Predicted 3D model of a 72-nucleotide RNA (transfer RNA) from a Candidatus Moraniibacteriota bacterium.
RNA sequence: GCUCUUGUAGUUCAACGGAUAGAACAAGGGACUCCUAAGCCUUAGAAGCAGGUUCAACUCCUGCCAAGAGCA
Numbered sequence: 001g002c003u004c005u006u007g008u009a010g011u012u013c014a015a016c017g018g019a020u021a022g023a024a025c026a027a028g029g030g031a032c033u034c035c036u037a038a039g040c041c042u043u044a045g046a047a048g049c050a051g052g053u054u055c056a057a058c059u060c061c062u063g064c065c066a067a068g069a070g071c072a
Base pairs, nucleotide, nucleotide: 001071002070003069004068005067006066007065010025011024012023013022018055027043028042029041030040048064049063050062051061052060
C1' cells in the first nucleotide's frame, strides 16, 4: 500500500429493514440475616463519527476513525 472482518450498557454477547434495542455478569437500592456472603425482589445504564437510500435503518450504501486478520 491492497483486500476482508469487527465496532451495541462497566464487561461478554444477541436482535428478518418495523414491538419500548434484549440477556448474562458487574453496579445502586430493598427485603432477609446477629453480621457478611449466596440466593430473592427491584432500579439505572448502550448504537464509533458524518452523510445517503427508505414510509421506516443497530441492520443496506458511501466516506472517515479505531481494532483485528490475510497478501505484498

Rfam family: tRNA. By type it is a transfer RNA. The prediction has a mean pLDDT of 81.